């Protein structure tokens, strides 16, 4: 150069175009405990940037950035 694949809380990850984007971890804060931990209960936290299609987009289309693969 081309072509493929990824992107979603701090990290790992779910989502048939349609629910108020759920969850384990981590943190904070409470409870239990002489204390801690360990276990229960809250709470904080996200859809790569920009465009387009739809009543509706994390999801589909374009572009672009960023990561990983192949071939040359």
């Nucleotide at each position: 150069a081309u072509c493929c694949c990824c992107a979603u809380a701090g990290c790992u990850u779910a989502a048939u175009g349609g629910a108020u984007a759920g969850a384990g971890c981590a943190u904070g804060c409470g409870g239990c405990u002489u204390c801690u931990a360990c276990c229960c209960g809250c709470a904080c936290a996200a859809u790569c940037g920009g465009g387009g299609u739809u009543c509706a987009a994390g999801u589909c289309c374009c572009u672009g950035u960023g990561g990983g693969g192949a071939u040359a």
This is a predicted structure of a 72-nucleotide RNA (transfer RNA) from a Lachnospiraceae bacterium. The coordinates come from a structure-prediction model, not an experiment, and the mean pLDDT is 81. RNAcentral holds the sequence, with entries from ENA. Rfam family: tRNA. Rfam classes the family as a transfer RNA. Rfam's curators write: Transfer RNA (tRNA) molecules are approximately 80 nucleotides in length.